[in-house]
Molecule: c-di-GMP-I-GGC riboswitch aptamer
Organism: Rubrobacter sp.
RNA sequence: GACGAUAAAAGGCAAACCCGCCGCGAGGCGGGGGCGCAAAGCCAGGGGCCUCAGACGAGGAGGCGGCCCGGCUACCGAAC
Numbered sequence: 001g002a003c004g005a006u007a008a009a010a011g012g013c014a015a016a017c018c019c020g021c022c023g024c025g026a027g028g029c030g031g032g033g034g035c036g037c038a039a040a041g042c043c044a045g046g047g048g049c050c051u052c053a054g055a056c057g058a059g060g061a062g063g064c065g066g067c068c069c070g071g072c073u074a075c076c077g078a079a080c
Base pairs, nucleotide, nucleotide: 003077004076012037013036017032018031019030020029021028022027035066041072042071043070045069046068047067048064049063050062051061052060
């Protein structure tokens, strides 16, 4: 550098669902919870999906990073 072991240690994140609040909505935040995750850390750059308004059309404003790709950074550690 690359890789992620039927391995070890220290830790991390947190799906569904429930409660509260916010949002027209997709959804978000906090608490509980724990299906999973070796980048499930960060970045809406490309694609994809979703929402709202509008609609003749072009286009607009948003959401999802736990859908794929890409960029940046990082703990531990065998084989390579």